Notes:
Model confidence (mean pLDDT): 89 of 100. Predicted 3D model of an 84-nucleotide RNA (c-di-GMP-I-GGC riboswitch aptamer) from an uncultured Gammaproteobacteria bacterium. The sequence was found by an Rfam model in a public genome assembly.
RNA sequence: UUUGAAAAAGGCAAAGCUUUCGAAAGAAAGUGACGCAAAGUUACCGGUCUACGGGAUUUACCUAUGACGGCGGGGCUGCCAAUU
Numbered sequence: 001u002u003u004g005a006a007a008a009a010g011g012c013a014a015a016g017c018u019u020u021c022g023a024a025a026g027a028a029a030g031u032g033a034c035g036c037a038a039a040g041u042u043a044c045c046g047g048u049c050u051a052c053g054g055g056a057u058u059u060a061c062c063u064a065u066g067a068c069g070g071c072g073g074g075g076c077u078g079c080c081a082a083u084u
Base pairs, nucleotide, nucleotide: 002082003081004080011036012035016031017030018029019028020027021026034070040076041075042074044073045072046071047068048067049066053063054062055061
């Protein structure tokens, strides 16, 4: 440098439930494990979600300044083994 999770040491924690914050998406803490070789971190690009507010008013629509890192890509960092 690249590949991988067989071994060893470990790590993280989906959904659900409880409480809190939030208009919502969602987030935090506790519980709980579906899974994860970066399920560490980062909203830079794409994508998706929400719409308090703003716009429009035939329809019930448009819009991110909000959110998602366990949707994909990129940046930064990292244990072990093999490999360069």